[in-house]
Context: one part of a larger RNA
């Protein structure tokens, strides 16, 4: 000198972009964040319509009111299907095939998605929900009667699907491996309206996702030297998608190991980011990928896909209701609260737009997103006026003090502009490339016109008008390093200081003032890296 997710101090007009709990993965009041599908279902608790019916006003039409009806729109709760493994947050653990990079499936699974095949036929038993009944403060649990489904079970079909035998080739020494092919067993389905779509089942390839092996690479420490019984191999069996000491029963005694095992300390890791001419050194906040974890510790269901943050169980702390018998709960997701600390923001607004689950679609849901608020936290920009003006005005301040320097073209004053401020009108892009409809083409599958609607930000940016210098300059430093100097108080006191040094009575180094240097919405300081 440069640089930071800072922090203090003194000070601040404005907008643009960006960042904001680095400490306590410490506890958490209260709302919100994960749901959709009525074009699976039986139903109808609540709206809202429609019939019927009674009543009350009216002549009538008809209002209103009260009952009954799942008829219809549509729906709480239920049963069913997807989706909840995505997205968000943290960096706790771990020195490890976590990570990075390369290769490689010898032995793997992949819901949805695309392409190409086949297919969807017949029957059954239940269950929640309603509905009585019981227990209990409550959470919630027990019986019984009763019913449906794309929910569950059989049977039918059945191959390029799995299995078994035979037979033929190919590889190998041999077990055997892999090709055809013949027989033979095995195993599927769901139905919905708005009728031309969406779903169902099963095969084959993709694709995306996992999952497994190896090589290399990047931390310290010998005041850690030996470490290791499922260790290391092997036959053989168990599990798993699948390969293995993944587990197991027998046999062998191996396996690592100064090119640092082992043990102990730190630590997410990487694109990369800070500096450096560069080696390199430090660092891993933000954005982007992996991985770990979800009050601390196992553990498995479910499902393609967890050993699963806002799912289960079961131990532990803890904190909260209790009617003492028994119950609830987990902010390392948004905001937010308490501690903690030098320190870090609002219990906002919108589904406009990107994206994501449902759904045929309208569409619901979405604290992921986009936006606003809040802070000078950093960057970057813009302003705080411009020309003009010497009786060099007052006034400070200094000097050799009737008088001169400086302050300083600075000021008054004269003219000019109006960024920004204030008033006042207008007013956006982000939005039609989507989609509902509708017409045309076309076997379909798509394509093509045409077409009413929809903005959170926001009456925001932005533009246009009017007034009037009008609304805006601070902080450090001046003894040398190091750019800037003089009186004045103070007297080794007060103090000052980054290094070296300043103060004892002429201090350019302390405190005040003039002036002057340097940066400027900032400028010091304190920390920490190059």
């Nucleotide at each position: 000198g440069g640089a930071u997710g800072a922090a203090c101090g003194c000070u601040a007009g404005c907008g643009g972009c960006a960042g904001g709990c680095u400490u306590a993965a410490u506890a958490c009041a209260u709302g919100c964040a994960a749901g959709u599908c009525g074009a699976g279902g039986g139903g109808c608790a609540g709206c809202a319509u429609g019939u019927c019916c009674c009543g009350u006003a009216g002549c009538a039409a008809u209002a209103c009111g009260g009952g009954a009806u799942g008829a219809u729109g549509g729906c709480g709760a239920c049963c069913g299907g997807c989706a909840a493994a995505c997205g968000g947050g943290u960096g706790c653990g771990g020195a490890a095939c976590a990570c990075g990079u390369a290769c490689a499936g010898a032995a793997c699974c992949u819901u949805c998605c695309u392409u190409c095949g086949a297919g969807c036929g017949g029957g059954g038993a239940a269950u929640a929900g309603c509905c009585c009944g019981g227990a209990g403060a409550a959470a919630u649990c027990c019986g019984g009667a009763u019913u449906a489904a794309u929910a569950c079970c059989c049977c039918a079909u059945a191959g390029u699907a799995u299995g078994g035998u035979g037979a033929a080739g190919a590889g190998g020494c041999a077990u055997c491996u892999c090709u055809u092919u013949a027989c033979u067993a095995u195993u599927a389905a769901a139905g919905a309206u708005u009728u031309a779509u969406c779903a169902c089942u099963u095969g084959a390839a993709g694709a995306u996702g996992g999952c497994u092996g190896u090589g290399c690479g990047g931390c310290u420490g010998a005041u850690u030297a030996g470490g290791u019984a499922g260790u290391u191999g092997g036959c053989g069996g168990g599990g798993u998608a699948a390969c293995g000491g993944c587990c197991c029963g027998c046999c062998a005694a191996g396996c690592c190991u100064g090119c640092g095992a082992u043990c102990a300390g730190u630590a997410a890791c990487u694109g990369g980011u800070g500096u450096g001419a560069g080696a390199g050194c430090a660092c891993g906040a933000c954005c982007a990928g992996u991985c770990a974890c979800a009050c601390g510790g196992g553990c498995a269901c479910u499902g393609a896909g967890a050993c699963a943050c806002g799912g289960g169980c079961c131990c532990g702390a803890c904190u909260c209701c209790u009617a003492c018998g028994g119950g609830a709960g987990g902010c390392a997701g948004c905001a937010g609260u308490a501690a903690g600390g030098a320190a870090u923001a609002u219990u906002g607004g919108u589904c406009a737009a990107u994206g994501g689950a449902c759904g045929a679609a309208a569409g619901u849901c979405u604290g992921a997103a986009c936006c606003a608020g809040c802070c000078a936290u950093g960057c970057c920009g813009c302003g705080u006026g411009g020309a003009g003006g010497a009786u060099g005005a007052a006034g400070g301040u200094c000097c050799u003090c009737u008088g001169g320097a400086u302050u300083g073209u600075a000021a008054a004053c004269u003219u000019c502009u109006u960024u920004u401020a204030u008033a006042u009108g207008g007013g956006a892009c982000g939005a039609a490339a989507a989609a509902a409809g509708a017409c045309c083409u076309u076997u379909c599958c798509a394509g093509g016109u045409c077409g009413u609607c929809u903005g959170a930000c926001g009456g925001u940016a932005c533009c246009a008008u009017a007034u009037g210098a009008a609304u805006a300059a601070g902080c450090a430093c001046c003894g040398g390093c190091u750019a800037a100097c003089u009186c004045c108080g103070u007297g080794c006191c007060a103090g000052c200081a980054g290094c070296c040094g300043c103060g004892g009575u002429a201090a350019u180094a302390c405190g005040g003032a003039g002036g002057g240097u340097g940066c400027a919405a900032g400028c010091g300081u304190u920390a920490u890296c190059c």
Molecule: small-subunit ribosomal RNA, 5' domain
Organism: uncultured bacterium